[in-house]
Molecule: transfer RNA
Organism: Bacteroidia bacterium
RNA sequence: CGGGCUGUGGCGCAGUUGGUAGCGCACUCCUUUGGGGUGGGAGAGGUCGCCGGUUCAAGUCCGGUCAGCCCGA
Numbered sequence: 001c002g003g004g005c006u007g008u009g010g011c012g013c014a015g016u017u018g019g020u021a022g023c024g025c026a027c028u029c030c031u032u033u034g035g036g037g038u039g040g041g042a043g044a045g046g047u048c049g050c051c052g053g054u055u056c057a058a059g060u061c062c063g064g065u066c067a068g069c070c071c072g073a
Stems, first nucleotide, its partner, number of pairs: 001072007010025004019056001027043005049065005
């Protein structure tokens, strides 16, 4: 320098065809227990790395850019 992959709640990930952003763990409350743990129920937490474009509508499509990893030179 060129190419590829990844980036989504605190952590690990899903979201394939553009149509309200979800799951597990963790956290808070309730319940279960004599108490704790386990189990059950409810809840809070996200401007989807960043900037722009297309569209009625973008995590998803397009361009640029940043970071990490891999391949090539």